The prediction has a mean pLDDT of 81.
A computed fold for a 1431-nucleotide RNA from Trichopus zeylanicus subsp. travancoricus, annotated as small-subunit ribosomal RNA.
NCBI's taxonomy places the organism under Eukaryota, Liliopsida, Petrosaviidae, Dioscoreales, Trichopus zeylanicus.
RNA sequence: AGAGUUUGAUCCUGGCUCAGGAUGAACACUGGCAGCAUGCUUAACACAUGCAAGUCAGAUGGGAAGUGGUGUUUCCAGUGGCAGAUGGGUGAGUAACGUGUAAGAACCUGCCCUUGGGAGGGGAACAACAACUAGAAAUGGUUGCCAAUACCCCAUAGGCUGAGGAGCAAAAGGAGGAAUCCACCCAAGGAGGGGCUCGCGUCUGAUUAGCUAGUUGGUGAGGCAAUAGCUUACCAAGGCAAUGAUCAUUAGCUAGUCUGAGAGGAUGAUCAGCCACAUUGGGAUUGAGACACGGUUCAGACUCUUAUGGGAGGCAGCAGUGGGGAAUUUUCCACAAUGGGUGAAAGCAUGAUAGAGCAAUGCCGCAUGGAGGUAGAAGGCCCACAAGUCAUGAACUUCUUUUCUUGGAGAAGAAGCAAUGACAAGGAUGGUAAGAUAGAGGAUGCAAGCGUUAUCCGGAAUGAUUGGGUGUAAAGCAUCUAUAGGUGGCUUUUCAAGUCUAUCGUCAAAUCCUAGGGCUCAACCCUAGAUAGGCAGUGGAAACUACCAAGUUGGAGUAUGAUAGGGGUAGAGGGAAUUUCUGAUGGAGUGGUGAAAUGCGUAGAGAUCAGAAAGAACACCAACAGCGAAAGCACUCUGCUAGGUCGACACUAACACUGAGAGACAAAAGCUAGGGGAGCAAAUGGGAUUAGAUACCCCAGUAGUCCUAGCUGUAAACGAUGGAUACUAGGCACUGUGCAUAUCAACCCGUGUAGUGCUAUAGCUAACGUGUUAAGUAUCCCACCUGGGGAGUACGUUCAUAAGAAUGAAACUCAAAGGAAUUGAUGGGGGCCUGCACAAGUGGUGGAGAAUGUGGUUUAAUUUGAUGCAAAGCGAAGAACCUUACCGGGGCUUGAUAUGUCGUGAAUCCUCUUGAAAUAGAGGGGUGCCCUCGGGAAUGCAGACACAGGUGGUGCAUGGCUAUCGUUAGCUCAUGCUAUAACAUGUUGGGUUAAGUCCCGCAAUGAGUGCAACCCUCAUGUUUAGUUGCCACCAUUAAGUUUGGAACCCUGAACAGACUGUCGGUGAUAAGCCGAAGGAAGGUGAGGAUGAUGUCAUGUCAUCAUGCCCCUUAUGACCUGGGUGACACACGUGCUACAAUGGGUAGGACAAAGGGUUGUGAUCCUGUGAGGGUGAGCUAACUCCAAAAACCCAUCCUUAGUUCAAAUUGCAGGUUGCAACUUGCCUGCAAGAAGCUAGAAUCGCUAGUAAUCGCCUGUCAACCAUAUGGCGGUGAAUUCAUUCCCAGGUCUUGUAUACACUGCCCAUACCACUAUGGGAGCUGGCCAUGCCCGAAUUCAUUACCUUAACCACAAGGAGGGGGAUGCCGAAGGUGGGGCUAGUGAUUGGAGUGAAGUCAUAACAAGGUAGCCAUACUGGAAGGUGCAGCUG
Repeated sequence: AGAGUUUGAUCCUGGCUCAGGAUGAACACUGGCAGCAUGCUUAACACAUGCAAGUCAGAUGGGAAGUGGUGUUUCCAGUGGCAGAUGGGUGAGUAACGUGUAAGAACCUGCCCUUGGGAGGGGAACAACAACUAGAAAUGGUUGCCAAUACCCCAUAGGCUGAGGAGCAAAAGGAGGAAUCCACCCAAGGAGGGGCUCGCGUCUGAUUAGCUAGUUGGUGAGGCAAUAGCUUACCAAGGCAAUGAUCAUUAGCUAGUCUGAGAGGAUGAUCAGCCACAUUGGGAUUGAGACACGGUUCAGACUCUUAUGGGAGGCAGCAGUGGGGAAUUUUCCACAAUGGGUGAAAGCAUGAUAGAGCAAUGCCGCAUGGAGGUAGAAGGCCCACAAGUCAUGAACUUCUUUUCUUGGAGAAGAAGCAAUGACAAGGAUGGUAAGAUAGAGGAUGCAAGCGUUAUCCGGAAUGAUUGGGUGUAAAGCAUCUAUAGGUGGCUUUUCAAGUCUAUCGUCAAAUCCUAGGGCUCAACCCUAGAUAGGCAGUGGAAACUACCAAGUUGGAGUAUGAUAGGGGUAGAGGGAAUUUCUGAUGGAGUGGUGAAAUGCGUAGAGAUCAGAAAGAACACCAACAGCGAAAGCACUCUGCUAGGUCGACACUAACACUGAGAGACAAAAGCUAGGGGAGCAAAUGGGAUUAGAUACCCCAGUAGUCCUAGCUGUAAACGAUGGAUACUAGGCACUGUGCAUAUCAACCCGUGUAGUGCUAUAGCUAACGUGUUAAGUAUCCCACCUGGGGAGUACGUUCAUAAGAAUGAAACUCAAAGGAAUUGAUGGGGGCCUGCACAAGUGGUGGAGAAUGUGGUUUAAUUUGAUGCAAAGCGAAGAACCUUACCGGGGCUUGAUAUGUCGUGAAUCCUCUUGAAAUAGAGGGGUGCCCUCGGGAAUGCAGACACAGGUGGUGCAUGGCUAUCGUUAGCUCAUGCUAUAACAUGUUGGGUUAAGUCCCGCAAUGAGUGCAACCCUCAUGUUUAGUUGCCACCAUUAAGUUUGGAACCCUGAACAGACUGUCGGUGAUAAGCCGAAGGAAGGUGAGGAUGAUGUCAUGUCAUCAUGCCCCUUAUGACCUGGGUGACACACGUGCUACAAUGGGUAGGACAAAGGGUUGUGAUCCUGUGAGGGUGAGCUAACUCCAAAAACCCAUCCUUAGUUCAAAUUGCAGGUUGCAACUUGCCUGCAAGAAGCUAGAAUCGCUAGUAAUCGCCUGUCAACCAUAUGGCGGUGAAUUCAUUCCCAGGUCUUGUAUACACUGCCCAUACCACUAUGGGAGCUGGCCAUGCCCGAAUUCAUUACCUUAACCACAAGGAGGGGGAUGCCGAAGGUGGGGCUAGUGAUUGGAGUGAAGUCAUAACAAGGUAGCCAUACUGGAAGGUGCAGCUG
């Protein structure tokens, strides 16, 4: 310090996630030791048991020890003193003067310290105790006795009260032989402690906006330690609040702790300070101090006990128990240290404290060995035989004892974790080659720990003070005016609030930091020091801000002179058009559309003319022109009225800018009331279109649109850009108005100012873009944003007649949503171009029959693959057996085949039996070759195991091969350059070409692969060579048959030839194009081979090869029979036809290219024929297949289902083969089906082509061949064009697509699940409040009862107590509220789900451009009207 994740890729915006640190943690696995810390975060839930606060020379009584007695010691009870208000626990409450910090004045203070003074004289009781007595107990009652440092009275006083006179008010003794000590009373002061007041700081919510009645203040009185509405009576009507009162939720606060670079954020365990509380609520008593954790009283709940009448209790003290929980310890020891209580002290008590125990809960440290052995052990791995590696090592020797065990002696003693099994959920991956999981091996990190989970900070500049943004990503209010507030021109004073500086006080200690020290180190502990910062006081400075005062004119404004304008508002006037009505002319249509129809019209439409009426809107001018804050504003004239600009320069003197709340105005639609209503037109009706058409189109048509008076308050109210001020290059244009110049005048040109536009530099920006009209550089103020969806929804509130508007969440869900630009792909976008793509022709297919392939169906099986073009006469260049992979049946299991091993027999051969065959059984013959005599080679049989075998699966695991786009003209690279980048440029542009072919231009320059050419065949010629081919001349034959020839044909080989080379025109002088000449051939001469980068997960595991999976007495292998040939039907490809351009018969002519010895088969004989018999020649330019056919000539048929056509059927034959039934082909005779040119649709072909005619090969014993691959014969028509269909190329444009339009994607309805709103209500909780009742207690009153101290001396009084009454008053009851939680029949929408249903709204002109506001309407997306926007 960053990283991953949106995309095909890029940049940005933006969320989500990760790496770090931490913890009072928990859980899994594991676990040796010490030190130091820490340990109920949950139920302030309930608590058994024990302990946690006592102590004492005052006095009294009693018991005991002891004693001769007095005394002494000790124990117990009550009286009395001090303490019990500390210490210890907890965090429920509390948003508060509670706390933190800094101040203040009207107070109190036991014990402690200092100082001054004092303690005189009297008196009456009460406990304990004793007796009697009530009660179960707790606890009492009556009578009697007595003391005090207990209580009371008088006196005294440097005290208190009061203006003063005057009044009020104290004491106690004890110990000691004594000195003396302790205690007591009054007063003054101190220290420490406490009470009170106040400035500032201290969580969230405005979907909490008004709160307050002792409330705010005053006077009198009361009260308190003290101030005070603290309390009360009267008076006044105040007090708080947008700088957030009140209300609600949450919460003890702080020093600190964790994190962070810091600013901050989170937190408030342990330790320390403060506060609050002690079962819940109320109250007081005592006291220096309490409204009191281990005191009291009342009430409530709970627990225990009881004799039912009552009574007892309070662990949030220490241990401990139950419960809750993921989770947190011993019913330990000691008062030895420290501290506080008491005492004169010894001492006593102390769960405070100090220690121990438990827990790896944390931090820190140590160990699990060191040295040798070893220039390297055995063994393993590896090996190039040298070595290397486990190995910085085991045994063994020796050393050490840190931790630790044992008592002994035996290496005995110390390494793991990053989990396991099952299940559930989520994320990712996954469809048989996993980044999962398991095992093994290796490595890494940490280490007595390690990992997971949870939470906090960080990263996150995703809340931005430091340190973010708002044109298009989320985000500028629709616009303006103005209040509070914020900010504010120039000059000079004053002041010192802000500011700066110096100094003082304080911010407890601990902690953090620095330095030093102590535990062997460290953690830990001790000592000392210290920064920064906060608050308060004091002194100083005076630049800036503020305040005070005085000026100034530049900002702003007023007055004045001009001036432009659809600015506003009211009134008046005008013509064109439309519609309607009246009249006339006229006579059949009109209107409307893509095409129609509804509609109107012989009752006279439409058309034309004349007249009248009505309402609405104002052509041309008209403009990137003007005005207005925006919305908006346009015929003409008039009245009233607001604002702007310019010019001179008079006046005021900062009067300014912005603007939360607030107010005003605000398109269209809509609403209320009243008018008006020509045209247009939601809704609605009808006609079309359509699968449907609640739409688009057409005919009608109502609200509405218009006016008046109100309401609504929203728009894509947009420049998607808040307002103001200043500064920062230019150029061009327009509007208003000045100056200057010029002129007779108006322009032009130049130059100011206010506006309105275009372009462009710097800068900015993610880019697009913006750019003096900023989105630049700065300042001020306001508004708004913080991932997408849920949702601008729900609830609440305000406004509105309503429609609705404003404000505005959460649960849940996703890992994206989004912006700009890039490359592709695509568009029912555009431009250019090409192609048998269309068109023009020609012949077909689709109809018939049968052939063949496929689907489907059937079947025991009908083996399997191929499925748009690019499957379907395809794999198959040959299914009767075989093939064969399928089915039935019969037999085999190391196998039909290979290698290795063991045993045995040579091998080959022959015969018989069984059987459908495979096979099984039996018999015979034979004894080989090499040899080192052990055996070996070849081969058969048998056995055991390794293995064989698989046409089994996966072509979506693969290789190889291959189809297609496409023989289309494309596909790329290097260097350079532009851009943040993806990428772009080059390759685009202007021409041209069949072509990215070539030329020119150009931030590109070059190159590669494709194109072309090189290769083959054909077309011309030359040269050469002539057998088996050829024959002009000379001979010859039946015959090129034979001499001969090498001219011709032909064949083989090698060359030549064609290059836009020449001419003319055109083009840019280019590339090229058009025409012409010559030439066998002319612009690629014709055809073939040749197939770029890539696409389609093309096809093929059944050609072959191959990974993985599967089978192994079977999915292997053998045999026989069957099937692949089935047959209602559908499709494809070819064949034959429907006839006269023909068919039959007879005669005659002309090819090319192939094949042949298991072959081709002449000739002759024979059969109607297929064929049979015979068997010459030929291993092929020699011989054979072999006859070419269409064609020509002659003749018959004469338009018919025929002398067309041949299917089908019957009979009879031939041939191949082991075999012809399923199921071959061929022949003859007889019979003679459909079919008379073929619907929608669709295919091929541009010249030796189509069409037509025959010939041949391969496979092959034969055949399904009408197929396939070749060969030649005859031989056309049409187009010279690109509008359309299809396909392709290129440029451009849009895109929400990138699996790329077979894309993406919206809504309803159905189903499941999830959270949530409403809901008659129901059940809780909290809060305040009215009324009722009213415990305890204080206070007040008291005429009732009672009473030791004092007065009086007699009654009585003062004072006290009890009772009663009154005020207040907790709990309780009751009523209506407010807030909140849960639940609820049912209902609403939302979200998420695999293909499913209905349509296709959006993205391309998305097929009607889309969207915003509004209204109506429809199953649904949606449609339509009106105004607006361009995204």